[in-house]
């Protein structure tokens, strides 16, 4: 520090996800040791048991135990000493410990104030303690009670209580004085008067010590007040009655509405009051570069709580965790009468929960309480225990050890890897076990005193001994293979893996990472500049408010002076400790601990600076405003008025249609329409001018005239002197549609009716037509209200239009020209931008202010509020869901987009197919099997250039198992052939016969056969979506690319586009391109002309011979021809056009512009076809999915399709001819087979010749000539069937071909639709060949013969090429995609009602208790009195105010449940349509109204996206 993920690819925007760190954690697997930390985050739920606050006998009386002494009636009693102690009394119990409920607050933090205060114990100082008195516990007796406990009578002490004295002092009142201060007042001091204290108690022989009272000071602790700081929510906007202030009274330690009476009516709030939600605050902690963000566990400070609510008492201190009273809930005991309790102390229990420990030891240390002290108490604390919960440290051994064991895994079978790893040898002993020694922590005057602990540590002995796992290995992200599985099981943080070759699932091997841990989950920060102060944006990605006026607020021109609030600098106070950082030190190191330093604030004080901001004062003119003059304008409002047109009505003319459409129909019309002329009426809108022209803030504004009225520009530079800019709230304006009331209504026209179109047509088209559109008054307040661009100011190249005004020049004048200001357009530089683009009218460079955005959907929806008559508007979420949604640009593809061009593409023609019969193929069906593949064009006379057996892969049956076939090993034998038996055959059994080579021989070798066992064979089994090769198709279309350069952030572009031209990316010209490659063309083959050579088997002109005739013979080499070689054609020549390429015409020529035909198929597309032609990976079968045989099947047949053949006839059929003329190209030895003979014929017999320019197949046929037929189901057509034959073959039944005779079906030119062909072509005619025993061939491949018609042309159909355009497509239009309906799941909204909870208000009741009143009852101390008694004072009781809980009524908030209702999201293959994306087939979209199953349609206005 980044990475993955939107796309075919790119750039951008933008979200999601990952890598890091952290934790009071939890879960899974695993676990050797130690140190230091840490451990109920949930139920502030409930609570067994034990402990957690006592102590003092040196305050007091008594009791009791022990010892001693005295007396004794021996029962006892008195005294002393030493313990223990219930009670009175003192101090403590308000600390320590625990928890975080509440609390949004002066609770906390920080800085201050207290001149408004308190303070036990402790320290310092000053002064003092005199004289008296009366009680109450304990105790004794007695009574009540189960208990808890209580009552009565009597006795008694004190450092308990009370009266008086004294008064250093203190306090109060009055009268002064001095000083100080911050508004009150404060400090010091004088005089007079009133008031006010104590325990002379305890210890001690004493000295002395401890304690007591008053006052002052200190230390430490607290109370109160204030500035500032730190949460969310405005879908909480108004809150407040002790409320804000004053005066008097009361109260407190003290200020204060703290409280009360009266008076006033204030106080708080958009700088967020009030309400609601959440929350203890801080030092700190985690993270981050920082700014920040998150957090508040342990430790420390503060606050708050102690079962819930209320209350006071005591006290220095509490409104008191282990105190009291009351109420409530819960719980325990009970004799039912009544009592007790409060672990959020330490352990422990239970519940809850994913989850959090021992009912331990000790007061040895530190600290606390009491005590004079000894000491006692202390679950504070010190330690130990449990938990890998965290951090830190150590170990599980070290060295050597193979061209490398075994085993595992992989393998291309060679090997590789695990791997120096192990074994083995040598060594060490941290840890562990045993034994011995053994601390510091202990500090006080000596002694004594250790829970931890026989611990840490040290030494010796033993022995490699006791000790390794977890996660991951597709990318991000380090690490790869095999097997299994087969969209299953599963994985997954995101992208995504898995449908038979999975590095992604599971296992194995191997590897990577970390390591006593490793992963997962959760949460926080980071990455995220993804809330942007640092540090983002708003034309099109999310985002500028529809527009203006203006309040608060924010910001603000030039100059001078003063102040010093902001700002800056110095000093200073504080910022607790701990923590952090740095330096040093102690535990063996580290964690941990200790010491020192630094650092820490938007803080306080103080001194200074004055540039900037600010404040005050003064001044200036350029911003702003005004004044004067001039100017343009559909700016606004009201009133008046004009003509054209439409329609209606009246009248005239006229006479059959009009109207409307793609075509029609509905409609109107003989009751006279349309058309035309004249007249009348009424409403709405204003042609031309008219313009990227004007005005207005926007919406918007258009005939003419009048009145009223707003704003702007220019010139002058005259006046004021910053008066300015923006603008949250607020107010006003605001198209169309719509609403209310009243008018008006010509045209147009939602809805509606009708006619068409259509599968349907709730639409588009047509005929009608209501609201509305218009006016007045009032609402509504929204639009693609758009420049999708807020306002203001300043600056930053130019060019060119146009509107308004001014100046200059010039002119007689108007123009022209130059120039300034303001408006409005286009082009363009810099700059900016993701790009497109913007570019002085900025989207550039800057400043100020406002509004708005933060992934898509849900949703501008729900709920709530406000506004509205309504429609609705405005404000505006969440659950849930997705990994994208999006912008710009690129390359393609596509378009019922455009332009250009080509092709038998259409058109023009000729002939067919589709109808019939038959053949062949396919589908389907059937079957034991009807083998397999192929499916638009590009499957279907295709693989198959030959299915009776074979082929053959299929079926049935019969057999074989190293096999029908290959190689290797062993044994035996020649093998083969022939014959016999059996069998359907395969096969089985038997007979006959006995090879070659080497070698003297023994023997060996070879081919072949038999047998045995094993390696293996074999498979037309599967996957063409694992493949090679080959092929089809686009398409013989003219395209497809590369290098370098250039342009672009990039994908890419350029080149290859453009202007011409061509069959052609063919060539030329131009050009940021220049070249090149694969294609085109040419080179190759055939045909057409000529030349040379050649001359048999071919040829025969001349010569000779011969025949019935014939190149038949001699011969010839001329010609045809054969086979080789060459020539020829190149737009070369001429003319027209053109820059050129080229084109048009012509000449010559056998051939002319590619001469004709063939071969030749670019980059690629279709996961096109083929595993069954061949090859081949993987998988599968192995007495079978292999192999052999017989028979059957591939030949079935209701039907459909495809390709053909033959026809339907007279351009024909039949017959005949001297039984007629003329080809080319092929084939031939298991072959072609002449001639002759036989047969009607197929054919048979015989067999010449031919291994082929020699012989044969072989007859070419259409054609030509003649005759008949005469338009009929025929003298057409030949299917079908019968009979008789022929040929091939082992065999023609299933299932061959041919012949003869007979039979003589459909069919009379074929619906919609559709195919081929542009010249030696179509059409018609025959011939040959491959395969092959034969043949289903009417197929295929070739060959020749006869031989046309037509092309105006490119509008349309199809296909293709180029350029361009749009796109929401990229699996690329067979694309994408919208809505209803139906099904499932999920969350949400609403909902009659219902259940908890919180809370406001009003009222009722009213505990404890404080306060007040009363107090006739009660009372020791003081006073009077001898006393009785009275007084004073206090008090029980009662009354009153307040007052918790409770109750009643009525509101509000939030939560749960819920029949039903509503939409939403998601879910491979449901239904209906086709709305959108291309002109998406009616351009789309926005607002509004209305209609419709649904997308949606239509009206009105608007936008161009």
């Nucleotide at each position: 520090a980044g990475a993955g993920u939107u796309u075919g690819a790119u750039c951008c925007u933008g979200g999601c996800u990952c890598a890091g760190g952290a934790c009071g954690a939890a879960c899974g697997c695993u676990u050797g040791c130690g140190g230091c930390g840490u451990g109920c985050c949930u139920a502030a739920g409930a609570a067994a048991u034990g402990c957690a606050a006592g102590u003092c006998g040196a305050g007091c009386g008594g009791g009791u135990u022990g010892u001693g002494a005295g007396c004794u009636u021996c029962g006892g009693u008195u005294c002393a000493c030493a313990g223990c102690u219930a009670g009175c009394g003192g101090c403590g119990a308000a600390c320590g410990g625990u928890c975080g409920c509440g609390u949004a607050a002066c609770a906390c933090g920080u800085a201050g104030g207290u001149a408004a205060c308190c303070u036990g114990c402790c320290c310092u100082u000053a002064a003092g303690a005199c004289c008296g008195g009366g009680a109450c516990a304990a105790c004794a007796c007695u009574c009540c009670g189960a208990a808890a406990g209580g009552g009565g009578u009597g006795c008694u002490a004190a450092u308990a209580c009370c009266g008086g004295a004294u008064g250093u002092g203190c306090c109060c009142a009055u009268c002064g004085a001095a000083g100080g201060a911050c508004a009150u007042c404060c400090u010091u001091u004088g005089a007079u008067g009133a008031g006010u204290a104590a325990a002379c108690c305890c210890c001690g022989u004493a000295a002395g010590g401890g304690g007591c009272u008053u006052a002052a000071g200190g230390a430490g602790g607290g109370g109160c007040c204030u500035g500032c700081g730190g949460u969310c929510u405005a879908u909480c906007a108004g809150c407040u009655a002790g409320a804000u202030g004053g005066u008097g009274g009361g109260g407190u330690a003290a200020u204060g509405g703290c409280u009360u009476a009266c008076c006033a009516u204030g106080g708080c709030g958009a700088c967020g009051a009030c309400g609601g939600g959440u929350a203890g605050c801080u030092g700190g902690u985690c993270u981050g570069a920082g700014a920040g963000g998150a957090u508040g566990u342990c430790c420390a400070g503060c606050c708050g709580g102690a079962c819930u609510g209320g209350g006071a008492c005591u006290g220095a201190g509490a409104u008191a965790c282990g105190g009291c009273c009351c109420a409530g809930a819960c719980u325990c005991c009970u004799a039912c009468g009544g009592g007790g309790g409060g672990c959020a102390g330490c352990a422990a229990u239970u519940a809850g929960g994913a989850a959090u420990c021992u009912u331990g030891c000790a007061c040895a240390a530190u600290g606390g309480g009491c005590g004079a002290a000894a000491g006692c108490c202390u679950g504070a604390u010190g330690c130990a225990g449990c938990g890998a919960c965290g951090c830190c440290g150590c170990g599980u051994g070290g060295a050597g050890g193979a061209c490398g064991a075994a085993g595992g895994c992989c393998u291309u079978c060679g090997g590789g890897u695990u791997g120096u790893a192990a074994a083995c040898u040598c060594c060490u002993u941290u840890u562990c076990c045993c034994a011995a020694g053994g601390a510091a922590g202990a500090a006080a005057c000596a002694a004594a005193u250790g829970a931890c602990g026989g611990u840490a540590c040290u030494u010796g002995g033993g022995g490699a001994a006791u000790a390794a796992g977890c996660c991951c290995c597709g990318g991000c992200u380090a690490a790869c293979u095999c097997c299994g599985u087969g969209c299953c099981a599963g994985c997954a943080g995101c992208c995504g893996c898995g449908g038979u070759a999975a590095u992604a699932c599971g296992g194995g091997g191997g590897g990577g990472g970390c390591g006593a841990g490793c992963g997962u989950u959760g949460u926080c920060c980071g990455a995220a500049u993804u809330u942007a102060u640092u540090g983002g944006g708003c034309g099109u990605a999310a985002a500028g408010a529809g527009c203006g006026c203006g309040u608060a607020g924010g910001c603000g021109g030039g100059u001078c002076g003063c102040c010093a609030a902001g700002u800056c600098c110095g000093c200073u106070g504080u910022u607790a400790a701990a923590a952090u950082u740095c330096g040093g030190g102690g535990c063996u190191c580290a964690a941990c601990c200790c010491c020192g330093a630094a650092a820490u604030g938007u803080c306080g004080g103080u001194g200074g600076a004055u540039a900037c901001u600010g404040g005050c004062g003064a001044u200036c003119u350029u911003g702003a405003a005004g004044u004067a003059g001039c100017u343009a304008g559909g700016g606004g409002a009201a009133g008046a008025u004009g003509g054209a047109a439409u329609u209606a009505c009246c009248g005239g003319u006229g006479g059959a249609g009009c109207g409307g459409u793609g075509a029609a129909a509905u409609g109107c019309a003989u009751a006279g329409a349309u058309a035309u002329c004249g007249g009348u009426a009424g409403g709405a809108a204003c042609a031309c001018c008219a313009g990227u022209g004007g005005c207005g803030a926007a919406g918007g504004c258009g005939g003419u005239c009048u009145u009223c009225u707003g704003g702007a520009g220019c010139u002058a530079u005259c006046u004021u002197g910053a008066c300015g800019c923006u603008g949250a709230g607020g107010c006003g304006c605001g198209a169309a549609a719509g609403c209310u009331g009243g008018g008006g209504g010509a045209g147009c026209g939602a809805a509606c009716g009708g006619g068409a179109u259509u599968a349907g047509a709730u639409a588009c088209c047509c005929c009608g037509g209501u609201a509305g559109u218009c006016c007045c008054a009032g609402c509504c307040c929204u639009a693609a209200a758009c420049g999708a661009u807020g306002g203001a100011u300043a600056c930053u190249a130019g060019g060119u239009g146009u509107c308004g005004g001014g100046g200059g020049u010039a002119u007689c004048g108007a123009c022209c020209c130059c120039u300034c200001c303001g408006g409005u357009g286009c082009c363009g530089c810099a700059g900016c931008u993701a790009a497109c683009g913007c570019a002085a009218u900025a989207a550039g460079u800057a400043u100020c202010c406002c509004g708005c955005c933060u992934g898509g959907g849900g949703a501008g929806u729900a709920c709530g509020g406000c506004c509205g008559c309504a429609a609705g508007g405005u404000u505006g979420a969440a659950a849930c869901u997705c990994a994208a949604a999006g912008g710009a640009a690129u390359u393609g593809a596509c378009g019922g987009g455009g332009c250009c061009c080509c092709g038998c593409a259409c058109a023009a023609g000729c002939g067919g197919u589709g109808g019939a019969g038959c053949a062949u193929g396919u589908u389907g069906u059937u079957u034991a099997a009807u083998a397999c593949g192929u499916c638009a064009c590009u499957a279907a006379c295709c693989g198959u250039a030959g299915a009776a057996c074979c082929u053959u892969a299929c079926c049935a049956g019969g057999g074989u198992u190293u096999g029908a076939c290959a190689u290797g090993u062993c044994g035996g034998g020649a093998a083969a052939u022939u014959c016999c038996a059996u069998g359907a055959a395969a096969g089985u059994g038997g007979a006959c016969u006995u090879c070659u080579c080497c070698g003297c021989a023994a023997g060996g070798a070879g081919a072949c056969c038999c047998g045995a066992a094993c390696a293996c064979a074999g498979g037309u089994g599967u996957u063409g979506c694992a493949u090679g090769g080959c092929u089809g198709u686009c398409g013989u279309c003219a395209g497809c690319u590369c290098g370098u350069g250039u342009c672009g952030u990039g994908a890419g572009a350029u080149g290859u586009u453009g202007g011409g031209u061509u069959a052609a990316g063919u060539c030329c010209c131009g050009c940021a391109a220049c070249g090149a490659g694969c294609g085109c063309a040419a080179c190759c083959c055939u045909c057409a002309u000529c030349c040379c050579a050649u001359g048999u088997u071919g040829c025969c002109a001349a010569c000779a011979g011969a025949u019935a005739a014939a190149g038949c013979u001699g011969g010839g080499a001329a010609c045809u021809c054969u086979u080789g070689g060459g020539a020829a054609a190149c737009u070369g020549c001429c003319g027209g056009g053109g820059u050129a390429a080229c084109u048009c015409g012509g000449a010559g020529g056998a051939a002319g512009g590619u001469g004709a035909g063939g071969a030749u198929g670019a980059c690629g597309u279709c996961a096109a076809g083929u595993c069954a032609g061949c090859a081949u990976g993987g998988c599968c079968c192995u007495u079978a999915u292999a192999u052999c045989c017989u028979g059957g099947g591939c030949u079935a047949c209701a039907a459909a399709c495809a390709u053909g053949c033959u026809a339907c006839a007279a351009u024909g059929g039949a017959c005949g001819g001297u039984a007629u003329a003329c080809a080319a190209a092929g084939g031939g030895c298991u072959c072609c087979g002449a001639a002759c003979c036989c047969g009607u014929g197929a054919g048979g017999g015989u067999g010449a010749g031919g291994c082929a320019a020699u012989c044969c197949c072989a007859a070419a046929a259409a054609u030509c000539c003649g005759u008949c037929c005469c338009c009929a189901g025929u003298u057409c057509a030949g299917a079908u069937c019968g009979c008789a034959g022929g040929c091939u073959g082992c065999a023609a039944c299933u299932c061959g071909c041919c012949u003869g005779c007979g039979u003589g079906a459909a069919g009379g030119u074929g619906g919609a639709a559709u195919c081929g062909c542009u010249a030696g072509u179509a059409a018609c005619c025959g011939c040959a060949g491959a395969u092959c025993a034969g043949c289903u061939a009417a197929g295929c491949u070739g060959c020749g013969g006869u031989g046309a018609a037509u092309a105006c042309g490119u509008u349309c159909c199809c296909g293709g090429g180029g350029c361009u355009u749009g796109u929401a497509c990229a699996c690329a239009c067979c694309g994408c995609c919208c809505g209803u309906c139906a099904a499932g799941u999920c969350a949400c909204c609403u909902g009659a009602a219902u259940u908890g909870u919180c809370u406001g208000c009003a009222c009722c009741c009213g505990a404890a208790g404080u306060c007040g009143g009363u107090g006739g009852g009660g009372u020791a101390a003081c006073c009077c009195g001898u006393a009785a008694g009275g007084g004073a004072a206090c008090u029980a009781g009662c009354c009153g105010c307040c007052g918790a809980a409770g109750g009643u009524g009525u509101g509000g908030g939030g939560a749960g449940u819920a029949a039903g209702g509503g939409g939403g999201a998601c879910u491979a293959a449901g239904u209906c349509g086709u709305a959108a994306c291309a002109a998406g087939g009616u351009a789309g979209c926005c607002g509004u109204a209305u209609c419709g199953g649904a997308a949606g349609g239509u009206g009105c206005g608007g936008c161009u996206g």

RNAcentral holds the sequence, with entries from SILVA. Predicted 3D model of a 1505-nucleotide RNA (small-subunit ribosomal RNA) from a Chthonomonadaceae bacterium. The coordinates come from a structure-prediction model, not an experiment, and the mean pLDDT is 85.